[in-house]
Molecule: SAM riboswitch aptamer (S box leader)
Organism: Sphingobacterium zhuxiongii
RNA sequence: CGCUUAUAGAGAAAGGCAGAGGGACUAGACCCGCUGAAGCCUUAGCAACCUGUCCCUUGACAAGGUGCUAAAUUCUACCCCAAUGGGAAAGAUAAGUU
Repeated sequence: CGCUUAUAGAGAAAGGCAGAGGGACUAGACCCGCUGAAGCCUUAGCAACCUGUCCCUUGACAAGGUGCUAAAUUCUACCCCAAUGGGAAAGAUAAGUU
């Protein structure tokens, strides 16, 4: 990198360095940003996939490995639908796998 499975309208930010972009990609829309974007670092927090303990069915607790901490995965795009609804694709994360 590829494949399989699961999940997503919930939740959780301050500081330092830095200095103009950012919200995955393409197009459009919308939004965030010099009252400081991306990136890096520190600390804090959220969640509970793996993990650990109890129970051994559900479940409860912890937080070691990941992940995450604007807006639904920001929204639309393809299919169905009367629809603001549903599904798919793509991407993300986790666990597994050649």